Overview:
Predicted 3D model of a 142-nucleotide RNA (c-di-AMP riboswitch aptamer (ydaO/yuaA leader)). Its mean pLDDT, the model's own confidence on a scale to 100, is 77.
[in-house]
C1' cells in the first nucleotide's frame, strides 16, 4: 500500500414501531444505566351510520385483514419444493430522470366485515451495515 474476514464506535438504514413520566427491582456509586409494570404524547392499523356504491344469493371455486411482497410459465412432488420472470417496493434533505445493487416474504381473523361522522378497539416489534451522477428546490455552516 492492497485484498479478505471479524469486532467495536460514530453517523445512519428498512419498518407505524419513537419520546416522556411514575412505581418496583438489579448493577454502579453520586445520581447514571438495565429489566419490569402502569400511564401519557406522537405515529400506525381495524371495526363502525346517513348518502353513495354493489347485487355471481350466502359452509363454498367461502370471504376478509396487516404488508411493497401480486401474478405468470416451467420442472418436480405425494409433497408442502425449485427455477425464470413480473405488478409493486428499498438504498443518508425533497422531487424528477438515468444508472448500480437488493427485496418481491410471512402471517392473522374464523363463515364474518364495501365506503363511513360520532363512537369503539388494537400495535408501538423485529432486522441491518448502507450506489453514483445530472437538473431544480430547500436547510445548515463558513
Nucleotide at each position: 500500500u492492497a485484498u479478505u474476514a471479524a469486532a467495536u464506535u460514530a453517523c445512519g438504514c428498512u419498518u407505524a414501531a419513537u419520546u416522556c413520566u411514575c412505581g418496583a427491582u438489579c448493577u454502579a456509586c453520586u445520581u447514571a444505566g438495565g429489566u419490569u409494570g402502569a400511564g401519557a404524547a406522537g405515529c400506525g392499523g381495524g371495526g363502525g351510520a346517513a348518502c353513495c356504491a354493489g347485487u355471481u344469493u350466502a359452509u363454498u371455486a367461502g370471504g376478509g385483514g396487516c404488508g411493497a411482497a401480486u401474478c405468470a410459465u416451467u420442472c418436480a412432488u405425494u409433497g408442502g419444493g425449485a427455477a425464470u420472470g413480473u405488478a409493486g417496493g428499498g438504498u443518508a434533505c425533497c422531487a424528477u430522470c438515468u444508472u448500480a445493487c437488493c427485496c418481491g416474504a410471512g402471517u392473522c381473523c374464523g363463515u364474518c366485515a364495501g365506503c363511513u361522522a360520532a363512537c369503539c378497539u388494537c400495535g408501538u416489534c423485529a432486522g441491518c451495515a448502507g450506489u453514483a451522477g445530472a437538473u431544480g428546490g430547500g436547510u445548515c455552516u463558513g
The sequence was found by an Rfam model in a public genome assembly. The model forms 96% of the base pairs in the Rfam consensus.